Predicted 3D model of a 1444-nucleotide RNA (small-subunit ribosomal RNA) from a metagenome. RNAcentral holds the sequence, with entries from SILVA.
[in-house]
């Protein structure tokens, strides 16, 4: 241990006892007579059914429906009251009297029950009698009213239990009072018995309790009435505490007893197991009528996520009842069920490393489970068998002794001793003995919070989740396993409550901007308020006194083997009440003061307000002149206006609205808000000196006034301006922006509106607490003054900065956001939403109070570092510009993309793919495609066996790979054997399969751009800052000066390699000026040798350039201009060299590698194919389109390089490609190799050409097993397109572009492509507005995946909750009418010991009508909100967001 349904409810029990009140005997037993032996009689005795009577049932027990209330707590009053049993005291119980019920006849009815005769008793009822200290009345003398019962004890005097009165106690109980006691104002007005009086009644009692008058009162923002929710308290949970929640078990009170009203018994009920009388429900029934109440205990049905046994027993406690035994006793005791809660205990204990096997993990070593298990010694708590066994029970009754008070006295009262019956619980707690480690361990967790990881499976799936979040192929986060943590007979979830949360803050919070100061004012209540006195003691403080119940929680101790428990003493108990005291403080009451506040005299100073009146400039307009083609407006137009004369000008009217300059972080005002000038009225402030009043004073819920602009209602006025509205324009639209018009409106005057970023986002009053430095407005001293002024202290306003202190920061900072005091408003996550409703205002538009369901984890502030702006400043770059030259049209070439295709293998894709991986596709290659084999299977490595060769060559089959067949036999040597090769066999296969977003390595790009960091120190609560920034410089974060920094670091620069210049050295294969010698000549010279080192070269070391000199600028520096000298001048060209990082850039197809797949294949071998396709698209280029040009012919001048499977002289032959032959060279020697533009002669004359060469056609030549798909060249024919190229875009700043042509790498072979060499060589840079990229500083941001960012709102479809909502229902209340049970009262009549019938009225439950009221249900259809996937339209807001 039914939180739900105070929902119904079978069954059985839950209140009865007394026979020592009575009259009696229905069952039982005895006994006694009798007796036909069946059986009948007698109440005679124990007991006792019904009845009569006395108590008793009003207590126990249940339950929380009602109740926001004197119900409950807590202190009190009851002089306003009662109280059976019980104590105490006094007195008393006298004499009669008629009935009744049981019993018995008899009648009515199914039954419940009823009636009617005759009869009977009593502790039942009645009169009479006595009768006080009772009660009433009094003239205080008295008068009047009012009782009783008996029985028991074996006699008698007596005793015991009962009886009546009265008084007095004690329990119980009524009543009344102060305080206390939930929420809601979207409930503000509420009350006729209502407040009070007299009077009278009723009650135990006071009282409008109730009734007649009579009077209008009473109650309320200190929240009345309304509504909702709730039994309250001791107490339990929780928390440091203050407090919050809670009301179950135990204990006090109260209410309730199927709903609703009634009263009667009695001491006590308006009565759970009584009664009446209505309703609903149920049950019986002969239909007439009855009859019933588990919210006692058990149980049973519905209801719920949920809640026990229809058990034992009165033996303990307590209770009726009774003299007593004893009789009830679902109160209790106890057992039963639920691990529902607390506690304690077991589920082994000590050895024990081959660290067994198994699992699992692994870097394959080995770790881990794990001393854990196995074993081996021990043990036996629970549990099981046997066995033994309680306490809890004595003050019973009785008997025996013995004492005691009164009494004459005991048998009687009272007390003590011994004896004495009784045990649900139970053979239960407990002890003992026996056997055997035997029977006994789960559940949540292991990403952080949070103790505790690993492997698989899964692949944004499944599925976890308390909050962040995990989950799209390597999940510690999901599943499962190993492994670990925590608890343990339990863990986990889930609900609830506090606590953390100072997260409603009294303790103890806040309002500039994060939510939050009312738009000001006046001013009611309230709240707080100067200085010194007297006097009370309300508050305050002190002792006492009383209560505050028990239990419970706290201390100490006891008992159960501990412990929960149980219990003894102690300590607490805030409060609230009496009594006493103090008198400093509030408070009250008197009387004082003058510092607060205020009044008058004197001064100033203002756009204070309101009336009223008088100007001048300007715009428009209207007239008149003058004048003559445009005006006017824009980014650029048009609309629009003008030749019917406009703009311009000139001159005069007319109207209305503002008030330039002064004008100012100047002035008034309480705020909105005030600006031409004069007048009137008029309201506040400042200052200085007197003098009076004496706390008047400060704030301000409500209340009331004032209150911008828009808006409305009526009357005017309307010049410019100008919402709506036309129109032109931009535009993809363009209900905007721009422009042309133009009506409310803007003004007056009366009236309403009541709001604003009505902001200082900062209420309002007082006093404190450092300075500086401006300005307004007084008034003082001092100096000088002719005036102005200077200066110093003062007093009131405003404004910069600032110290202390505050602050998240930012700022504030004496005009406080500093630190104080008093008073008032206002806030407590964001959205729904300042919506709905509902009440008040309003003519209206709409204001004022003002919510929730539902949804999110955020929103929000402030600062920081980025980024990023159709922000700002500085500065760079072939970034624009100034230049030259392409590209983009043709045709060819090469690469992509698309298509095709059996395959057209893969990658690369904005810049930073695309003549790219590819420095070479016809086979190889090669990854793919089709067919054909293969299955230890190709090459290396080894280890063990076997043969002895293997290769090469022949030949056969086949497309080949491949078989298979001939030939042919090695080398070395210590003679074991070893080298090589074949098969066999083990070990390791082998993948251009997937993932580049699992990676190393590499490498693009911003970018050779200047920058990116790091100690220590400093500032900052921090992120971070400072340095790295400021002011010059530089290509430079270069360098110099400053400086809260000071110094490194990796980047810049240098060192490196190249040209360029000199000197020194080297001297062949290089060089040949001069020498000499020879040859030979065309007499210029050539040619070959000596011999040279001179110069060209070539080696390989030095030197030289550093703003060093000089003048300028500059800060006395960096540094810049200019000059000199120099081969070269400010970095002297060019190379290499690429910080910290970003692009999940690219690459698993170089390599390397984790994961994962394939293994008779996704390995691997071959033929053949394709990678070359082709309507089309784009990039890279080549060639050109031609006279600065094409052919022809002659003649010059290079660099770098290459080279033996090699480059080839010379020489022959070919038209040529070549080809034959064959010197020479591993190279400064030989050779490729001719350099081409160039430059000289000549032709060609602007044409599709002597230009251009593309496509085909024939004939070749080389390479190669092999040029069909598909090579490169060569002859000779063909001779397309193109006349210089649309938007647009690309390179380049000097030995650059342009242009010429060489070479090599890869390569059998194939260059327009790539990587170098040199010929020849220009133009142009005014400068930094724009266009891309970058750097530095600084500004805004709602961005941080960082602008390719963010994000708004209609539409459109799906849920979801909520509003409104004709009409249908319903549940509650209250009002007025009708009807009126039972029953009190009350009148009558009869009648009367008392009671009791009867019939009428008054209130009366319920029921009915009406017509409201508040709160719900349902709902066609509206309405807006929220919330979903990559929906559809804009793009409105975040930068100056492109209109702030």
């Nucleotide at each position: 241990g039914u939180u739900u349904u105070a929902a119904g409810c079978a069954u059985g029990c839950a209140a009865g006892u007394c026979g020592a009140g009575g009259g009696g005997u229905a069952a039982c037993a005895g006994g006694u007579c009798u007796u036909u032996c069946g059986g009948g009689a007698u109440g005679c005795u124990g007991a006792c059914g019904a009845c009569c009577g006395g108590c008793g049932a009003a207590c126990u027990g249940g339950u929380g429906a009602g109740u926001a209330a004197c119900g409950c707590g807590u202190a009190g009053a009851u002089u306003a009251u009662c109280u059976g049993u019980c104590c105490u005291a006094c007195a008393g119980a006298c004499u009669g009297g008629g009935a009744u019920a049981g019993c018995u006849u008899c009648u009515g009815g199914a039954a419940a029950c009823a009636g009617a005769a005759a009869u009977u008793a009593a502790u039942a009822c009645c009169a009479g009698a006595u009768g006080u200290u009772g009660c009433c009345c009094u003239u205080c003398g008295g008068g009047g009213u009012g009782a009783a019962a008996g029985c028991u004890u074996g006699u008698u005097u007596g005793a015991g239990c009962g009886c009546u009165g009265u008084a007095g106690g004690a329990u119980g109980a009524g009543u009344c009072u102060g305080c206390g006691u939930c929420c809601u104002a979207u409930u503000a007005g509420c009350u006729a018995g209502u407040u009070g009086g007299u009077a009278g009644g009723a009650u135990a009692a006071a009282a409008g309790c109730c009734u007649a008058c009579c009077a209008a009162g009473g109650c309320g923002a200190u929240g009345a009435u309304a509504g909702g929710u709730a039994g309250c308290c001791g107490a339990c949970c929780u928390g440091a505490g203050a407090g919050g929640g809670u009301a179950u078990a135990c204990g006090g009170c109260c209410a309730c007893a199927u709903u609703g009203g009634g009263a009667c018994u009695g001491a006590g009920a308006u009565a759970c197991g009584g009664c009446c009388c209505a309703g609903a429900c149920u049950c019986c029934u002969a239909c007439g009528g009855g009859a019933g109440g588990c919210a006692g205990c058990a149980g049973c049905u519905a209801a719920g996520a949920a809640u026990a046994u229809u058990c034992c027993g009165c033996a303990a406690u307590g209770g009726a009842c009774g003299a007593a035994a004893g009789u009830c006793u679902g109160a209790c005791g106890g057992a039963g069920c639920g691990a529902c809660g607390u506690c304690g205990c077991g589920u082994g204990a000590a050895g024990g490393a081959u660290g067994a096997a198994g699992g699992c993990c692994u870097u394959c070593g080995g770790g881990u489970u794990g001393u854990a298990a196995a074993c081996u010694u021990c043990u036996u708590u629970c549990g099981g068998c046997a066995g033994g066994g309680a306490a809890g029970a004595a003050u019973a009754a009785u008997a025996u002794a013995g004492a005691g008070a009164g009494g004459g006295a005991a048998u009687g009262c009272u007390c003590u001793a011994u004896a004495g019956a009784u045990g649900a619980c139970g053979g239960u707690a407990c002890c003992u003995g026996c056997a055997g480690a035997a029977g006994a361990a789960g559940c949540c967790c292991c990403g952080g919070c949070u103790a505790a990881c690993u492997a698989c499976g899964u692949g944004c799936c499944a599925g976890c989740a308390g909050c962040c979040g995990c989950g799209g192929u390597a999940a510690u986060a999901c599943g499962u396993a190993g492994g670990g943590g925590g608890c343990a007979a339990a863990c986990g979830u889930u609900g609830u409550u506090c606590g953390g949360a100072a997260u409603u803050a009294u303790u103890g919070g806040g309002c500039g901007u994060a939510a939050a100061g009312c738009g000001c004012g006046c001013g009611u209540a309230g709240g707080c308020g100067g200085a010194a006195g007297u006097a009370u003691a309300a508050g305050u403080u002190a002792g006492c006194g009383g209560u505050u119940a028990a239990a419970u929680u706290c201390u100490c101790g006891g008992g159960c083997u501990u412990a929960a428990c149980c219990u003894g003493a102690g300590g607490c108990u805030c409060g609230c009440c009496g009594c006493u005291a103090a008198a400093a403080c509030u408070g009250u009451a008197c009387a004082u003061c003058u510092a607060g506040a205020g009044u008058u005299a004197c001064a100033c100073a203002g756009a204070g307000g309101c009336a009223g009146u008088u100007g001048g400039a300007a715009u428009u307009c209207c007239u008149g002149g003058u004048g003559u083609a445009g005006g006017g407006g824009u980014g650029a137009a048009a609309u629009c206006u003008g030749u019917a004369g406009a703009u311009a000008u000139c001159a005069g009217g007319a109207g209305g609205a503002a008030u330039a300059c002064c004008u100012a972080u100047g002035g008034c005002g309480a705020a909105g808000g005030c600006a031409a000038g004069c007048u009137g009225c008029u309201g506040g402030g400042u200052g200085a000196u007197a003098a009076c009043u004496g706390a008047c004073g400060c704030u301000g819920a409500g209340g009331u006034g004032c209150g911008a602009a828009a808006g409305c209602c009526a009357g005017g006025g309307g010049a410019g301006c100008g919402a709506a509205c036309g129109g032109g324009a931009u535009u993809a639209g363009a209900u905007a922006c721009c422009c042309c018009g133009g009506u409310a409106g803007u003004c007056c005057u009366g009236g309403c509106u009541g709001u604003a970023a009505a902001c200082g986002a900062u209420g309002c009053a007082c006093a404190c607490u450092a300075g500086a430095u401006g300005u307004c407005g007084g008034a003082u001293a001092u100096u000088u003054u002719a005036a102005c002024a200077a200066u110093a202290a003062u007093c009131g306003g405003u404004a910069u900065c600032g110290a202390a202190g505050c602050u998240a920061a930012c700022g504030c900072g004496a005009u406080a956001a500093g630190a104080g005091u008093g008073c008032c408003g206002c806030c407590u996550g964001g959205g729904a939403a300042g919506u709905a409703u509902g009440c008040c205002c309003g003519c209206a538009a709409g204001g004022g109070u003002g919510a929730a369901a539902c949804u999110c984890a955020a929103a929000g502030g402030a600062a920081u570092u980025g980024a990023c702006g159709g922000g700002g400043g500085c500065c760079c770059g072939c970034a624009c510009a100034a230049g030259c030259g392409g590209u983009g049209g043709a045709g060819c070439a090469u690469g992509u993309g698309g298509u095709u295709u059996a395959a057209u293998u893969c990658g690369a894709u904005g810049a930073u793919a695309c003549g790219c991986g590819a420095a070479a596709a016809a086979u190889c290659u090669u990854a793919c495609c089709u067919g054909g084999g293969u299955u230890u299977a190709a090459a290396u490595a080894u280890c063990a066996g076997u043969a002895g060769a293997c290769a090469a060559c022949u030949c056969u089959a086949g497309a080949g790979a491949u078989a298979g067949a001939g030939c042919c036999u090695u080398c070395c040597u210590u003679c074991g054997g070893g080298a090589c090769u074949g098969c066999u066999g083990g070990u390791a296969a082998g993948g251009u399969g997937c993932u580049g977003c699992a990676u190393g390595g590499c490498u693009g790009u911003c970018g050779u751009c200047a920058g990116c960091u790091c100690g220590u120190g400093u500032c900052g609560u921090g992120a971070g800052a400072u340095g790295u920034u400021g002011g010059g410089u530089u290509a430079a974060g270069u360098c110099c000066c400053g400086c809260a920094a000071c110094g490194a670091g990796c980047g810049c620069a240098a060192c490196c390699c190249u040209c360029a210049c000199u000197c020194u050295u080297u001297g062949u294969u290089g060089c040949u000026a001069g020498u000499c010698u020879a040859u030979c000549u065309u007499c210029g010279g050539a040619u070959a040798g000596a011999a040279g080192g001179a110069c060209u070269c070539u080696u390989a070391g030095a030197g030289a350039a550093c703003u060093g000199c000089c003048c300028c600028g500059g800060u006395a520096a960096a540094c810049g201009g200019g000059g000199a000298g120099g081969a070269a001048g400010g970095c002297g060209g060019g190379g290499a060299u690429g910080a910290c990082g970003u692009c999940a850039a690219g690459u698993c197809c170089u390599c390397a590698u984790g994961g994962c797949c394939c293994u008779u294949a996704u390995g691997u071998c071959c033929a053949g194919g394709g990678c070359u396709a082709c309507a089309c698209a784009c990039g890279u280029g080549c060639u050109a389109c031609a006279a600065u040009g094409g052919g022809a012919c002659g003649u010059a001048c290079a660099a770098a390089g290459g080279g033996a499977u090699g480059c080839c002289a010379a020489g022959u032959c070919g038209c040529g490609a070549g080809a034959c032959c064959g010197c020479g060279c591993a190279a400064a020697a030989c050779u490729c190799a001719a350099a081409a533009a160039a430059c000289g002669u000549u032709c060609c004359u602007c044409a599709g050409u002597u230009c251009g060469g593309a496509u085909u056609g024939c004939a070749g030549u080389c390479u190669g097993a092999a040029a069909c798909u598909c090579g490169a060249c060569u002859g000779c024919a063909u001779g397309a397109a193109g006349u210089u190229g649309g938007a647009a875009u690309c390179g380049c700043u000097a030995g650059u572009a342009a242009u010429c042509g060489c070479a090599g790498a890869u390569c059998a072979g194939c260059a327009u492509g790539c990587u170098g060499c040199g010929g020849u060589g220009a133009a142009u840079a005014c400068g930094u507005u724009c266009u891309c990229g970058g750097g530095c500083c600084u500004u805004g941001u709602a961005c941080a995946c960082a602008c390719c960012g963010c994000c708004c709102g209609u539409c459109a479809c799906a849920c979801c909750a909520c509003c409104c909502g004709a009409a249908u229902u319903g549940a509650g209340u209250a009002u007025a009418c009708c009807c009126g049970a039972a029953g009190u009262c009350a009148u009558a009549c009869a009648a009367u010991a008392c009671a009791g019938u009867u019939a009428u009225g008054c209130c009366g439950a319920a029921g009915g009508u009406a017509a409201g009221c508040u709160c719900g249900a349902u709902a066609a259809g509206g309405a807006g909100g929220g919330u979903g996937a990559a929906g559809u339209c804009g793009g409105a807001a975040c930068a100056a967001g492109g209109c702030g």